[in-house]
This is a predicted structure of a 1442-nucleotide RNA (small-subunit ribosomal RNA) from a metagenome. The RNAcentral record of the sequence draws on SILVA. Rfam family: Bacterial small subunit ribosomal RNA. Its family is annotated with ribosome and structural constituent of ribosome in the Gene Ontology.
RNA sequence: AGAGUUUGAUCCUGGCUCAGGAUGAACGCUGGCGGCAUGUCUAAGGCAUGCAAGUCUAAGGUAAUUUAUUGCCCUGGCAGACGGGUGCGUAACACAUUGGUAAUCUACCUUCGCCUCGAGUAUAACCCGGAGAAAUCUGGGAUAAUCCUCGAUAGUCAUGGGGGGACAUAUGUCAUUCCCAUGUAAAGAUUUAUCGGACGAAGAGGAGCCUAUGGCCCAUCAGCUUGUUGGUAGGGUAAAAGCCUACCAAGGCUCUGACGGGUAGCGGGUGUGAGAGCAUGACCCGCCUCACUGGGACUGAAACACUGCCCAGACUCCUACGGGAGGCUGCAGUCGAGAAUCUUCCUCAAUGGCCGAAAGGCUGAAGGAGCAAUGCCGCGUGAUCGAAGAAGCCCCUCGGGGUGUAAAGAUCUUUUAUUUGGGACGAAUUCGUGACGGUACCAAAUGAAUAAGCCACUGCUAACUUCGUGCCAGCAGCAGCGGUAAUACGAAGGUGGCAAGCGUUAUCCGGAUUGAUUGGGCGUAAAGCGUCCGCAGACGGUUCGACAAGUCGUACGUCAAAUCCUGAAGCUCAACUUCAGGGCUGCGUACGAAACUGUCUUACUCGAGGCUGGAAGAGGCAAGCGGAAUUACCGGUGUAGUGGUAAAAUGCGUUAAUAUCGGUAAGAACACCAAAUGCGAAGGCAGCUUGCUGGAACAGUUCUGACGUUCAUGGACGAAAGCGUGGGGAGCGAAUGGGAUUAGAUACCCCAGUAGUCCACGCCGUAAACGAUGGGUACUGAGCAUUGGGAGUAUCGACCCUCUCAGUGUUGUUUAAUUAAGCUAACGCCUUAAGUACCCCGCCUGGGAAGUACGGUCGCAAGACUAAAACUCAAAGGAAUUGACGGGAACCCGCACAAGCAGUGGAGCAUGUGGUUUAAUUCGAUGAUAAGCGAGGAACCUCACCAAGGUUUGACAUCCCUGGAAUUCUCCAGAAACGGAGAAGUGCCGCAAGGAGCCAGGUGACAGGUGUUGCAUGGUUGUCGUCAGCUCGUGUCGUGAGAUGUUGGGUUAAGUCCUCUAACGAGCGCAACCCUCGUCCUAUGUUAAAUAUUCGUAGGAGACUGCCCGGGUUUAACCGGGAGGAAGGUGGGGACGACGUCAAAUCAGCAUGGCCCUUACACCUUGGGCUACACACGUGCUACAAUGGCUAGUACAAUGGGCUGCAAAGCAGUAAUGUGAAGCUAAUCCCAUCAAAACUGGUCCCAGUUCGGAUUGAGGUCUGCAAUUCGACCUCAUGAAGUUGGAAUUGCUAGUAAACGCCAAUCAGCCACGUGGCGUUGAAUACGUUCUCGGGUUUUGUACACACCGCCCGUCACACCAAGAGAGUCGGUAGUACCCGAAGGCUGACAUUAGUCGGAACAAGGCAAGAUCGAUGAUAGGGGUGAAGUCGUAACAAGGCA
Repeated sequence: AGAGUUUGAUCCUGGCUCAGGAUGAACGCUGGCGGCAUGUCUAAGGCAUGCAAGUCUAAGGUAAUUUAUUGCCCUGGCAGACGGGUGCGUAACACAUUGGUAAUCUACCUUCGCCUCGAGUAUAACCCGGAGAAAUCUGGGAUAAUCCUCGAUAGUCAUGGGGGGACAUAUGUCAUUCCCAUGUAAAGAUUUAUCGGACGAAGAGGAGCCUAUGGCCCAUCAGCUUGUUGGUAGGGUAAAAGCCUACCAAGGCUCUGACGGGUAGCGGGUGUGAGAGCAUGACCCGCCUCACUGGGACUGAAACACUGCCCAGACUCCUACGGGAGGCUGCAGUCGAGAAUCUUCCUCAAUGGCCGAAAGGCUGAAGGAGCAAUGCCGCGUGAUCGAAGAAGCCCCUCGGGGUGUAAAGAUCUUUUAUUUGGGACGAAUUCGUGACGGUACCAAAUGAAUAAGCCACUGCUAACUUCGUGCCAGCAGCAGCGGUAAUACGAAGGUGGCAAGCGUUAUCCGGAUUGAUUGGGCGUAAAGCGUCCGCAGACGGUUCGACAAGUCGUACGUCAAAUCCUGAAGCUCAACUUCAGGGCUGCGUACGAAACUGUCUUACUCGAGGCUGGAAGAGGCAAGCGGAAUUACCGGUGUAGUGGUAAAAUGCGUUAAUAUCGGUAAGAACACCAAAUGCGAAGGCAGCUUGCUGGAACAGUUCUGACGUUCAUGGACGAAAGCGUGGGGAGCGAAUGGGAUUAGAUACCCCAGUAGUCCACGCCGUAAACGAUGGGUACUGAGCAUUGGGAGUAUCGACCCUCUCAGUGUUGUUUAAUUAAGCUAACGCCUUAAGUACCCCGCCUGGGAAGUACGGUCGCAAGACUAAAACUCAAAGGAAUUGACGGGAACCCGCACAAGCAGUGGAGCAUGUGGUUUAAUUCGAUGAUAAGCGAGGAACCUCACCAAGGUUUGACAUCCCUGGAAUUCUCCAGAAACGGAGAAGUGCCGCAAGGAGCCAGGUGACAGGUGUUGCAUGGUUGUCGUCAGCUCGUGUCGUGAGAUGUUGGGUUAAGUCCUCUAACGAGCGCAACCCUCGUCCUAUGUUAAAUAUUCGUAGGAGACUGCCCGGGUUUAACCGGGAGGAAGGUGGGGACGACGUCAAAUCAGCAUGGCCCUUACACCUUGGGCUACACACGUGCUACAAUGGCUAGUACAAUGGGCUGCAAAGCAGUAAUGUGAAGCUAAUCCCAUCAAAACUGGUCCCAGUUCGGAUUGAGGUCUGCAAUUCGACCUCAUGAAGUUGGAAUUGCUAGUAAACGCCAAUCAGCCACGUGGCGUUGAAUACGUUCUCGGGUUUUGUACACACCGCCCGUCACACCAAGAGAGUCGGUAGUACCCGAAGGCUGACAUUAGUCGGAACAAGGCAAGAUCGAUGAUAGGGGUGAAGUCGUAACAAGGCA
């Protein structure tokens, strides 16, 4: 000191979260020792038991006896008001600081002065009785005092009166001031040394009262107050005072926050923080407060009294039911509550307190011990050596690596532990006296012995692997992990951090400049009141002087101690403790300074205002007037339509519309001028004229003399809509009706149309009331336009020109180029600031809930203003960037459309797919980019599927052991595999040991898998797309993502080329290089009888916009035309496919990680299946016929293939084919006379036919181990649908489409009508780019980025949550009115020993009506959240109606 998190990425705003420190803590796991601290934060809830305040016989009485003492009780004295506990109450003179008391008191202690004389009456204990359960009460009798009473005496005492001095000044104070009057004292004891007693004065310490200042929240608490504010008199107190009472007056407090409500003991300090601050008030110290709850007084120096009294109340206990007793918020302890907090311990040895002359007594104060890792501090759990490194465990690429010198082992030490021995200080005080404690400490002995865990390991944040799990279980502070390869879950190993602790939770500060004084903001992120006026307040021009409040300086006092800092010292160190110094930023007093602020005084004119003058303007209000248009009505002309829309319809119209002409009426609004214009505080203001009226600007420099600025509260104005009353109502037009559109259409469009819009008066008080920009003042560059005023020069002139003041607008429209500095997150702003500064006001502090609820104020209402919380999310948001997208725009291209030709979609068949079926119909491919696809050959095999039968180191590979050559043949059983039996055979090399190869058996390592994952992969492929794009280096611009280059102007098939240019270059693509076809040349060549122009092979030439004309921008790229040429503008075709997209396809072609199976998911065999069949789709073939069918005849190709092969001639058969074998390893022979459409002749005559050939029957041929499931072909017979095909849709731009046949791969054969090639015949059409589809470039908008198959809104349904309303119900709190009223004080009367009876207030209680806070409540409404629901599609693109 920062970091994570909004986005595809960026910058900003902004919240959330983390890392640090702390605690009277708690919880989880773990736990060796010591020192020092700390320990009911909750129920101020209830308490058993014990103890916590007594003491004095030297005050007195009494009893007992050992006669000298002792005990108990009582009277009396002092103490009990301290010490100890608590934080309920209290927002207050309670506390703190500072002063005052001239308005006061003070027992015990100290000092000083003076005195201590005389007399008297009672009473307790005690004795004798009584009542009662008890507590206790009571009658009679006796007695003492330092008890009580009376008298005397005194004063520097008190009270009253009078006189002088000094000082003060509100009464007063002081000095032994003076005088008079009145009043009040005492106590003795004894051990003879002292202790007491009274009065007065002073001190110390303590206490009371008063003042100023300071410190919480709420204004959704704005008015409060009747003893209230003051006075007089009286009372009262130690003392001032409405402290109390009577009377009089009507005051007092308050936005600088009264009153009310909530919360809370206050301070020294403590925690944190760089500080300012923020939070806090345990322990220790000071003060206050309370003592079961409430009230009250008594005693006393002091109390309204924690362990005193009286009364009332609640609770508990005792009771003989009549009455009584009690108060742990003292120390222990107990119950309860709670996440949670200790022993019913020892001692008065020390320190202190009370009593006492003292000895001494008492002391749960205190000193100690105990319990608790609750905290802080310290120590230990061993040290040294010890392997290229044991075992175990973990990982592994199987080689090894890690744990790790770690262990073991060797040597050593003994802090700690245990045992034994010694053994304190603390004692002050001559003697004696120690709870702690046989403790600390010291010595010796034993023996590594007794002693390590917790958390974490995705990022933030130090630390990584394996296995298990499979959006499950779980984790998580935030972001987020987990859906089969999880460094994030769980475990293990390893590692990191801390360590007798470690983590978690809770709370506080910090980080957070996220409330900003230090130190923030408000155009668009949250945030400028709609505007103006203006009181209080805040701020304020120039000058002289005064004062000294603020300010500054010096000195003094105070700011308790502790704490804190620094330096020392004491415990072995430290924590801890002690000492010294500093500090504690404050307050008061005195003296001084006078710049600034302030106050007072004097003056000034530049701020502000007044005056005079002329001029501008849709400024306001009122009245009057005007024309055009619209509509209605009347009349004329005129006839069938009109109106409306994308298209229509409703509507209007033959009762005469629309149209047109004339007239009449009404209401509303004011074309042109008109503009970037003007005026106004804003809202707003527009025909013309008049009247009244507000404001601004300019000129003059005449007056006043700071009169100013801003403005909480307040006041006024305030569009539209709306409300009330009364008018008015042409047009327009919410609502409403109708017509359309639509799936629907409560909308958009159309036809009508009420309120309203208009006027008068009164309300409302809000708008995207916007420049989303408060007002004022000053300063800081340039240019342009315009409005108003003035001046100057000049002029005939008021034009023009120049300057200037005030305003408005702007940095361009034609037209490329969007202002400097500065500011800003950027966009942008820029003298009209969002720049630089000052002053004042308003407002903001994450999103949602919500501008909502409740409360209050206003309003007739609608509603407005003010304005939360619970709950919920980790974002919400601004600006800009790159893409993608748009029912945005521009340009361009493509058989994309159009123009054409031929088809598909209908039929039958073939084939593939879906579906269905099945034991199985193996698997994959699924819009374009699956579907005659993998498969370029499923009868067996293939084969992965099914049924059945078998095998288990296996059909196949390597290694080891044993045996045997290998191999061949026969028989039995069986569907075969498999199984059983038998025979033949006895090899090769060799140094004769053995070796190589092969076969069989065995053992285990292993084989094997078309099992799974194409979403773990390689490789390959499809597609956009043969589209023209995709990038990089350096430079430059930008805070940055990024931009530029690659855009622009031309051009091209092309990011092709040219040109311009903050870009300059480069790469992958394009093109070219490669193959082939077309022309020519050269060379050469087998075949063939020969020739050859043919043909094959090899090499070369040719085409490059090279030439001409025109266009193009003067140049250029390039375009059009032409010449020549076999070929002309990339000549035709092919191969070749950029960065990337689709988690596209393929684990079944192959390879391959992980997972899975291992007598089976492997392997062998037989048979079946992949060929099923209601149906749907794709791709084809054949057709529907006459441009044809049939028949006869006659022509013309090319590519290819052939030895397990192609096979000729000949012969047989109607034919498939058979036979036959010549030839051919092929330019030689064969398939193959190589062909069919074509052509010529004949026939058919428009029909389900001489079209069409499906289907079926019979008979054959061929291949093959085998054609039943399930082959092809031939012959004869049979002769189905089909007569040109709906919506829709495909291909093709020239040797192309269309038509025709031929060949080949695979292959025993073939389901091939498929696929790949080959040639033959050989067209039509393209105006053009509006539209459809796809693509490219630029631009624009965006709330999209999984990128429009996007995003996203609201109702409804369901579940859960919180809050508000709610007929009410229940409770708390504080007060008011009235009733009643204890004890006690006050007061009155009577009695004066005691007491009795009253009075006014007063606690508690009762009753009544309200206030306020909370709990609960049927129900209804809204809000939030939820993986999947329903209905629509409102918003984001022109979001399809901005």

The prediction has a mean pLDDT of 82.